Large-subunit ribosomal RNA, domain I from a Nitrospinaceae bacterium, 593 nucleotides, folded computationally. The sequence was found in a public genome assembly.
Context: one part of a larger RNA
């Protein structure tokens, strides 16, 4: 020295656990902010380092409901103290809330300095101190106001708004490359990724200038299918549809113009024309035209409005103009009638139904064995609209919490119903006539680009940067070049729940999901410690025991270190704490050399 065997040390594998993950499903919520927000820095505790909770009223107040014996968070101990006069604790509502932070008096290396105006406190002043206020733009409204007379620009007030933040999801404006094409340019990845704006609980779109095809259909959006089809494609890589049909959910509407009136301002105008109609009697800068505001009308493709004329229909009543009557026309009010706050105008309030935000009620079990321990075994019961799950010293329907089933709100929130309440109709319909109107730098064409599955292609169709430029119903647009027929619609204003998308959050319940090198990075002081000037990067680290009963006391020794009695336990499991493999280190012993 090596191999073996035995006991050890190390070490932290396995095994059992699970406080945290991950996924999904249903429901809920889907904004918060100048009433300063998310975020934070500093403080707050009797002793206070961290986390959590608060804000100088600072581990918190106040009222109210709810609960019922303790209690002063994590976190132990001493001190102190509070609670049945109802504390701790649970909730739904107010007080308070420094300083930074869109940060908003000004300023600046965030959490610091430094003003102004008004007022209070101290103070002879000087000052200090406290309080409110004071940033900018945006809309309205007022008043004030230059060159320059009217004006306008500026200017000052006063009232409402905006900003900053956010996990997906959505609209738009820009917008790649790796990569495929086995190279590569067109293609394609991919209008993705990324950047910016902007909005919502969802968004987009949306009530035919559709889609079809001789038959029809009837707004949008989603899903399934049509279909990897029809087609685009260096016709290569690839890239891909529409109608149809079947289903989710269904909801439809308002303007502009023509005409009427009314206002305002302009222009023009005296033999008048003109005042609704008939007669009397009267006015007359009243009239015409032209902008412009308001109100009426009107809103559609079997075209639809307007005017003007007839027919026909239609509740009382009052009231109105330059006068009287009478007709006509407005207007109010009462009757009837319709609708409504998600579009189509828009608020609110009461009463009630429910629901959320604390809870509360809630069946039935002994005994004997084993064992530290009964929930096991072993006998005899018992409830069940309850035999889900969890926990209890091993495996519990009946021990505890629950569970099925049932009750429950003084605040607030959310939803439905009624009423109140609001608005709207109260004439409307049709016939003939007239040709008055139906959204203009648009449609349409050229040229250049994008979009459509669709790459210029036969290239429609949408859209549009320059340029040109129409029609008004006898019109005009599509129906994949284009012409005709025939069919379909009606562009150039606008608004619209619903079925679809997503989940930073909340709340229940669920897994052929993980089990500490796993599962989020993070079961632990985790986005912590550390590293990096920064942007960023990011770890590592669980388990005594049922209960601390966490090992009084002796002794060894330089010793709080380790160890030996002693004692606790079921067991030392002894806090470097279940279990405790390997690899590495010993101790004995055997056998070789």
């Nucleotide at each position: 020295g090596g191999c073996g065997u035995c006991c050890g040390g190390u070490g932290g594998a396995u095994g059992c656990c699970u406080a945290g993950g991950c996924g999904c499903c249903a429901a809920g919520a889907g904004c918060c902010g100048a009433u300063g927000a998310a975020g934070g820095a500093c403080g707050u505790g009797g002793u206070u380092g961290g986390c959590u909770g608060c804000g100088a009223u600072a581990u918190g107040c106040g009222a109210c409901g709810g609960g019922g014996a303790g209690c002063c968070g994590c976190u132990a101990a001493c001190a102190g103290g509070c609670g049945u006069u109802g504390a701790u604790c649970c909730g739904a509502c107010g007080a308070u809330c420094u300083c930074c932070g869109a940060a908003u008096g000004g300023g600046a290396a965030a959490a610091c300095c430094u003003g102004g105006u008004g007022g209070c406190u101290g103070g002879a002043a000087a000052c200090a101190g406290u309080c409110a206020u004071c940033a900018u733009u945006c809309u309205a409204u007022a008043c004030u106001g230059a060159a320059u007379a009217g004006a306008u620009a500026g200017g000052u007030a006063u009232a409402g708004g905006a900003a900053g933040g956010c996990a997906a999801c959505c609209g738009a404006g820009g917008g790649a490359a790796u990569u495929g094409a086995a190279a590569c340019a067109u293609c394609u990845u991919a209008g993705u990724a990324c950047c910016u704006c902007g909005a919502g609980g969802a968004a987009u779109a949306g009530a035919a200038a559709g889609c079809a095809a001789c038959a029809g259909c009837g707004a949008u959006u989603c899903c399934c299918c049509u279909a990897g089809u029809a087609g685009c494609g260096g016709c290569g890589a690839g890239c891909g549809a529409a109608g149809a049909g079947g289903g989710a959910a269904u909801a439809g509407c308002c303007u502009a113009a023509a005409c009427c009136g009314u206002a305002a301002u302009g222009g023009u105008g005296u033999c008048a024309a003109g005042c609704c109609c008939a007669c009397a009697g009267g006015c007359g800068u009243u009239g015409c035209c032209a902008u412009u505001a308001c109100g009426g009308g009107g809103u559609c493709g079997u075209g639809g409005g307007g005017c003007u004329u007839a027919a026909u229909u239609u509740g009382a009543u009052c009231g109105g103009g330059u006068u009287g009557u009478g007709g006509a026309c407005c207007g109010g009010u009462c009757g009837g009638g319709a609708a409504g706050u998600a579009a189509g105008a828009a608020a609110u309030g009461u009463g009630u139904a429910g629901u959320u935000u604390a809870g509360u009620c809630g069946a039935a079990g002994g005994g004997c064995c084993u064992g530290g321990g009964a929930a096991g075994g072993c006998c005899c019961g018992c409830c069940a609209u309850a035999g889900a799950c969890a926990g209890u010293g091993a495996u519990a329907g009946c021990c505890u919490g629950g569970u099925a089933g049932g009750c429950g709100a003084a605040a607030a929130g959310c939803c439905g119903c009624a009423c109140a309440c609001u608005u709207c109709c109260u004439u409307a319909u049709u016939a003939a006539g007239u040709u008055c109107c139906c959204a203009a730098g648009u449609a349409g064409c050229g040229c250049g680009g994008g979009g459509c599955a669709c790459g210029a292609g036969a290239a429609a169709c949408c859209u549009u940067g320059c340029g040109u430029g129409a029609a008004u119903c006898c019109a005009g647009g599509u129906g994949g070049a284009c012409c005709a027929u025939c069919a379909c619609c009606u562009a150039a204003g606008g608004c619209u729940a619903a079925a679809u998308a997503c989940u930073c959050c909340u709340u229940g319940g669920c897994g052929a999901c993980c089990g500490a090198u796993a599962g989020u990075g993070a079961a632990c002081a985790a986005g912590u410690a550390c590293c990096g000037u920064g942007a960023g990067g990011g770890a590592a680290a669980g388990g005594u025991g049922a209960a601390a009963a966490g090992g009084a006391c002796c002794c060894c020794u330089g010793u709080u270190a380790g160890g030996g009695g002693a004692g606790u336990u079921a067991a030392a499991a002894g806090a470097a704490c279940c279990u405790g493999a390997a690899a590495c280190c010993g101790u004995a012993c055997g056998c070789c050399u």
Annotation: Its mean pLDDT, the model's own confidence on a scale to 100, is 82.